[in-house]
RNA sequence: CGACCCGGUGCGGGAGAGACCCCCGAUCUCGGGGGCGCCGAAGGUGCAACCUCCCCGGAAUCUCUCAGGCACAAAGGACCGUGCCGGCGAG
Numbered sequence: 001c002g003a004c005c006c007g008g009u010g011c012g013g014g015a016g017a018g019a020c021c022c023c024c025g026a027u028c029u030c031g032g033g034g035g036c037g038c039c040g041a042a043g044g045u046g047c048a049a050c051c052u053c054c055c056c057g058g059a060a061u062c063u064c065u066c067a068g069g070c071a072c073a074a075a076g077g078a079c080c081g082u083g084c085c086g087g088c089g090a091g
Stems, first nucleotide, its partner, number of pairs: 001091001005087009018036001020035006037070003043066001044064001046062001050058002
């Protein structure tokens, strides 16, 4: 000097599912509450392939739907790409 990897952050892309029913307020279809129906990609739960000699432990985009979400829009959004900062450090 410095790859890969990890964490943070900025930018870009980013899905799914009722414009259902009732009530209230507003009235120009908006907001709130309740009911049933649904979605999985914030988070969270559970098990597992797998990692390991064994135990413990870790572990998914699977599973559950607690939370969250369900016209457009906004917000959020796993994941992908990229810039910057920090850590580690092959070479």